The RNA shown here (transfer RNA) has 75 nucleotides and comes from a Candidatus Woesearchaeota archaeon. Its Rfam family is "tRNA". By type it is a transfer RNA. The coordinates come from a structure-prediction model, not an experiment, and the mean pLDDT is 81. The source organism's lineage runs through Archaea, Nanobdellati and Candidatus Woesearchaeota.
Order: sequence, then C1' cells, then structure tokens
RNA sequence: GGGGCUGUGGGGUAGCUUGGCCUAGCCUCUUGCCCUCGGGCGGCAAGGACCCCGGUUCAAAUCCGGGCAGCCCCA
Repeated sequence: GGGGCUGUGGGGUAGCUUGGCCUAGCCUCUUGCCCUCGGGCGGCAAGGACCCCGGUUCAAAUCCGGGCAGCCCCA
C1' cells in the first nucleotide's frame, strides 16, 4: 500500500443478507422495595446502549458513501 471481517448499556449477546409491531429484546450488573431475627436464594420495580459524520427513504441499529478503532490475510 491492497483486501476481508468486526464495532449495540458497566460486561456479554440477539436483531443487520427480509428497513417499519425497535422511543431497541435477553443474560449479567447496580440501586430501591418485598421476603428473613439477620444474610443468602427468590420475587417486584427502576437505571443504562446502536463507533463517528453525511446520504437515500414517509421511515435506518439494519441500505449507500467517507472516516476512526480492533483482528486477520496479501505485498
């Protein structure tokens, strides 16, 4: 220098090829409450995310373009 894959809460993961019931689900975590003599377990509730910028569209996590970061391959 060229090519491929990936990027979603504090951590992990689904959704992407088929755009819409997604103001984004699940597990974990944190906090509060219930339960208990107390703790654990369990139950209930709350908190928090689409890597960045632009484009297409009535509508974008999803499609397109350009960046950034990580991993791999070629040179």